[in-house]
The RNA shown here (Bacterial RNase P class A) has 438 nucleotides and comes from uncultured Croceibacterium sp. The coordinates come from a structure-prediction model, not an experiment, and the mean pLDDT is 77.
């Protein structure tokens, strides 16, 4: 320099203020004043997971549905969290093999939706000839058969020029056909390298990686080592469907209990009061009747108004005690808890047992704050008989620079703010401090 991991989150003081308890005091009480004590975080945040507490539901289990989680083993109240280990991949350094590429170990850091792709579906764009128990553009080759040219011999035939069959061997074409090496296309194309073989090829054969099975050993296991057979036998996606194994009842302190004014509205009883005529319709009936009633008139009462006409309005409820339900509203749940610190064993650790000691917020239009002083941190700027370096100079003298030292000097101290309470992660964070590894 670089990775990794832990803490820490400005100290002291004074003065003023705020909240919640506790004393004391004043006050019939509501309160008032004094003093004591405590008073935000490391993430108090996101509200993503686990769980404690409460309240619905609900005989137990078990099935479906639906969501989650996913190596392995411990930890834990419990997790998707944490610990240690295993296993792929990368990234740095060493080592060890090699001519070199390289391949293999070994340590430290990173990531890991790290079960199962041989139950089954789907999917695999573009590009390519071919994307699946695949494929053949390009190129290779063309032994085999195939077509064409030359040459030998050997038979058959002849008008002796030649003509024909079959056949041996050469050349040529790239027709049928073999092949998948090599080229080319992709994210991905039927194991890598090598030698041998072949008409070219190919695990065809062979050695070495690498894989698949099975055996033995070590490991609690994940998994590793070692033999042994198998030329490789069916590519990739499960962060698509799905399969296998395991968990999962729903809401959430605005949960949940309790108290309960005013007013105003339910029920209940006493009390008083509901003129008189007519009656549209409704209803009950023992058919005689009753009982509600819109609307009219007639008499009351009231208003403006001087007062008559006249206009407008009211006419069936009012009041006491009682009960019960609900709003503001107040207690409660609230904070002693899987709780914090020390010392001591167990553990590699996460952890987890003893055993002293402590109480560190409890608000609700919702308290936790601000001023000086000093001191501590970064950062600017200024000064130095300061040690260096460099310029220039002969040299002195002058300058310029990072460090260090000083300063009545200037700014600056972040992220953020509890609201039932715990475990986690997961974001944001000025600065500083350890400690481990290259």
């Nucleotide at each position: 320099a670089g990775g990794g991991g832990g803490c820490c989150g400005g100290g002291c003081a004074g003065c003023c203020g705020c909240g919640c308890c506790g004393c004391a005091u004043c006050g019939c009480a509501a309160g008032g004043u004094g003093c004591g004590c405590c008073g935000a975080g490391g993430a108090a945040a996101g509200u993503c997971c686990g769980g404690g507490c409460u309240c619905c539901a609900c005989g137990a289990a078990g099935c479906a549905a639906g969501g989650g989680u996913g190596g392995c083993g411990g930890g834990u109240a419990a997790c998707g969290c944490c610990c240690g280990c295993c296993g792929u991949g990368g990234c740095a350094g060493g080592g060890a093999u090699u001519u070199g590429c390289g391949u293999c170990c070994c340590u430290g850091c990173c990531a890991c939706a790290g079960g199962g792709a041989a139950a089954g579906u789907g999917c695999c764009a573009c590009a390519g000839a071919g994307a699946g128990a695949a494929u053949a553009c390009c190129g290779c080759c063309g032994a085999u058969g195939g077509c064409c040219c030359g040459c030998g011999g050997u038979c058959c035939u002849u008008u002796c020029g030649g003509g024909g069959a079959a056949u041996g061997g050469g050349g040529g074409c790239a027709c049928a056909g073999g092949c998948a090496a090599g080229g080319g296309u992709g994210a991905a194309a039927g194991g890598g390298u090598g030698c041998g073989g072949u008409a070219a090829g190919g695990g065809c054969g062979c050695a070495c990686c690498g894989g698949g099975c099975g055996g033995c050993c070590g490991g609690c296991a994940a998994c590793g080592g070692u033999c042994g057979c198998c030329g490789c036998a069916u590519g990739g996606c499960a962060a698509a469907c799905c399969c296998c194994a395991c968990c999962c009842g729903g809401a959430g302190c605005a949960a949940g209990a309790c108290c309960g004014a005013a007013u105003a509205g339910g029920g209940g009883u006493c009390u008083c009061g509901c003129g008189c005529c007519u009656g549209c319709g409704c209803u009950c009936u023992c058919a005689g009747g009753g009982g509600c009633a819109a609307g009219g008139g007639c008499a009351g009462g009231g208003g403006a108004g001087u007062u008559u006409c006249g206009c407008c309005c009211c006419g069936a409820g009012a009041g006491g005690c009682c009960c019960g339900g609900g709003u503001u509203g107040g207690u409660u749940g609230c904070u002693u808890g899987a709780g914090c610190g020390g010392c001591g064993g167990a553990g590699u650790a996460a952890u987890c047992c003893g055993u002293c000691g402590c109480c560190g917020a409890g608000a609700u239009g919702a308290a936790u704050g601000g001023c000086u002083g000093c001191c501590c941190c970064c950062g600017c700027g200024g000064c130095g008989u300061g040690g260096g370096u460099c310029c220039u100079u002969c040299a002195c003298c002058g300058g310029a620079u990072a460090c260090c030292g000083c300063c009545u000097g200037c700014g600056g101290g972040a992220c953020a703010g509890a609201a039932c309470c715990c475990g986690g992660c997961u974001u944001a964070c000025a600065g500083g401090c350890c400690c481990c590894c290259u």
Lineage of the source: Bacteria > Pseudomonadati > Sphingomonadales > Erythrobacteraceae > Croceibacterium.